[in-house]
RNA sequence: GGAUAGAGGUGCGGUUUUAAUGAGUAUGGUUCCACAGGCCUGCCAAGGCUGUUGACGGGAGCCGGAAAGGUAACGCCGCCGAAGGCGCCGCCCGGCAAGCGGCCCUGGUUGCCGGCAUGAAGAAUGCGGCAACUGUCAUCAUUUUAGUAUGAUGGAGCGCUAUCC
Numbered sequence: 001g002g003a004u005a006g007a008g009g010u011g012c013g014g015u016u017u018u019a020a021u022g023a024g025u026a027u028g029g030u031u032c033c034a035c036a037g038g039c040c041u042g043c044c045a046a047g048g049c050u051g052u053u054g055a056c057g058g059g060a061g062c063c064g065g066a067a068a069g070g071u072a073a074c075g076c077c078g079c080c081g082a083a084g085g086c087g088c089c090g091c092c093c094g095g096c097a098a099g100c101g102g103c104c105c106u107g108g109u110u111g112c113c114g115g116c117a118u119g120a121a122g123a124a125u126g127c128g129g130c131a132a133c134u135g136u137c138a139u140c141a142u143u144u145u146a147g148u149a150u151g152a153u154g155g156a157g158c159g160c161u162a163u164c165c
Base pairs, nucleotide, nucleotide: 001165002164003163004162005161006160009080011079012078013077014076015075017073018072019071028063029062030061031060032059033058037050038049039048040047042096043095044094083106084105085104086115087103088102089101090100091099107134108133109132110131111130112129113128114127116126117125118124136155137154138153139152140151141150142149
């Protein structure tokens, strides 16, 4: 230097099923009220169609009535830069968003606090700060038969450990 195999643990990501929530909400039917714009993809632009013979949307009454995302639990699958990013650039687009690629950042988990976004939500997820716990390596100190054990400080996963060439 290369190859292979591993470790961190409330470990990471994906997914089926079930349950609650979503919600007596949206859509649908019908009656009444009032309104002038509305639909074609999430927004803007362009183009097309439609509306006072009352549209779209809204309010009230009656009938009927979901689903997705997210959450929890049991499993299954792939894994240990697993994966994530509210960072930058590019591709794509008429322009944004979404999606894809490259670079950059983050060892991991948990809790609290704060802003923004998504969301039905005081749930949850993503970002930042602080704190604790934890793994790894290095240095120092003490300790041990012994890189044994303990503590402190610091670094980062393109790291660390083991085996082979």